Notes:
The prediction has a mean pLDDT of 78. Purine riboswitch aptamer from uncultured Mariniplasma sp., 96 nucleotides, folded computationally. The RNAcentral record of the sequence draws on MGnify. Lineage of the source: Bacteria > Bacillati > Mycoplasmatota > Acholeplasmatales > Mariniplasma. It matches the Rfam family "Purine riboswitch aptamer". Rfam describes the family as follows. Riboswitches are metabolite binding domains within certain messenger RNAs that serve as precision sensors for their corresponding targets. Allosteric rearrangement of mRNA structure is mediated by ligand binding, and this results in modulation of gene expression.
RNA sequence: AAAAAAGUAUUCAAUAUAUCGUAUAAUCGACCAAAUGUGGUGGUCAAGUUUCUACCGUGAAGCCGUAAAAUUCACGACUACGAUAUGAAAACAUCU
Numbered sequence: 001a002a003a004a005a006a007g008u009a010u011u012c013a014a015u016a017u018a019u020c021g022u023a024u025a026a027u028c029g030a031c032c033a034a035a036u037g038u039g040g041u042g043g044u045c046a047a048g049u050u051u052c053u054a055c056c057g058u059g060a061a062g063c064c065g066u067a068a069a070a071u072u073c074a075c076g077a078c079u080a081c082g083a084u085a086u087g088a089a090a091a092c093a094u095c096u
Stems, first nucleotide, its partner, number of pairs: 003096001007092002010089003016086008024054001027047001029045005039064002048055001056076006
């Protein structure tokens, strides 16, 4: 000077990241307004959680013959609480 192994305490990351569980079904009701097969939308309020917040997006398949009503399915989050797991830096001393 270099490399390797085990060890010690310190500092930072961290009010972090990831995964899982619970809640909620990203659900549902009422009212007002809007469109009409090149359309099927917008707004307000309420329910749902020992629960704050959120209550939407995209796509698909049907349905409605001009009317007032929308249907089903697939995939994709956030939030609250709980659990588990995870890093880096330089230093010190010892040994080969």